A computed fold for an 85-nucleotide RNA from a Candidatus Azambacteria bacterium, annotated as transfer RNA. Its mean pLDDT, the model's own confidence on a scale to 100, is 81. Its Rfam family is "tRNA". Its family is annotated with triplet codon-amino acid adaptor activity in the Gene Ontology. It is annotated as a transfer RNA. About the family: Transfer RNA (tRNA) molecules are approximately 80 nucleotides in length. The RNAcentral record of the sequence draws on ENA. The source organism's lineage runs through Bacteria, Bacteria candidate phyla and Candidatus Azamiibacteriota.

RNA sequence: GGAGGAGUCGCAUAGUGGCCGAGUGCGCUCGCUUGGAAAGCGGGUAUACCGAAAGGUAUCGCGAGUUCGAAUCUCGCCUCCUCCG
Numbered sequence: 001g002g003a004g005g006a007g008u009c010g011c012a013u014a015g016u017g018g019c020c021g022a023g024u025g026c027g028c029u030c031g032c033u034u035g036g037a038a039a040g041c042g043g044g045u046a047u048a049c050c051g052a053a054a055g056g057u058a059u060c061g062c063g064a065g066u067u068c069g070a071a072u073c074u075c076g077c078c079u080c081c082u083c084c085g
Stems, first nucleotide, its partner, number of pairs: 001084007010026004018068001027045006046059005061077005
């Protein structure tokens, strides 16, 4: 230099145009339970901005585009992995 693959809540992973900030597991936290724990069961659990609050908006590596609508399609860039030279 060329080709291919990957990047999604704290971690892992599913989701390949609309029901999706998005499911599941783990972790964390609160509650139930217990004499107390463990286990089990139930609730909650990303960030930024606006707002007194309730709530709202944006964000799927970063940016742009296509579309009524994008995590998903297209282009550029960044990072990592594999192969070729």